[in-house]
RNA sequence: UGGUGUGUAGCUCAGUGGGAGAGCACUACCUUGACACGGUAGGGGUCCACGGUUCAAUCCCGUGCACACCAA
Numbered sequence: 001u002g003g004u005g006u007g008u009a010g011c012u013c014a015g016u017g018g019g020a021g022a023g024c025a026c027u028a029c030c031u032u033g034a035c036a037c038g039g040u041a042g043g044g045g046u047c048c049a050c051g052g053u054u055c056a057a058u059c060c061c062g063u064g065c066a067c068a069c070c071a072a
Base pairs, nucleotide, nucleotide: 001071002070003069004068005067006066007065010024011023012022013021018055026042027041028040029039030038048064049063050062051061052060
């Protein structure tokens, strides 16, 4: 320098056009002498940024940024 892929909750990830989600973690309560396990309920998101397409974008297109890999 070129190419490919990835970017969504604290962490690991799903979600391919109209409802933002799961597991773990966290908080409260129940349970225990106490802890752990278990149960019930709950909080937490500018979906990397900007622009475009569309009635409507996490999702499609372009550019940039970060990271990983490949080539030189």
The RNA shown here (transfer RNA) has 72 nucleotides and comes from a Myxococcales bacterium.
The source organism's lineage runs through Bacteria, Pseudomonadati, Myxococcota, Myxococcia and Myxococcales.
Its Rfam family is "tRNA".
RNAcentral holds the sequence, with entries from ENA.
Its mean pLDDT, the model's own confidence on a scale to 100, is 82.